[in-house]
RNA sequence: AAGCGACAAAGGCAAACUUAGGGGAACCUUAGGACGCAAAACUAUAGGGCCUAUGAAGGCAGCCAGUUACCGAA
Repeated sequence: AAGCGACAAAGGCAAACUUAGGGGAACCUUAGGACGCAAAACUAUAGGGCCUAUGAAGGCAGCCAGUUACCGAA
């Protein structure tokens, strides 16, 4: 450096559902909540895919992908 991922340590995220708000919808934000996650961090015309909708487009990174990254037993 790459790879790997402990019943390790420290710290982190938060599905369904619910509250309040936004949106035509997908869905987003907020506060709870915890199914899970070693990238469940970031990236959405200019990789693929999915959802909503339209004839303008919008959304999903917790689907694959790309980029970067904490810890260190075997």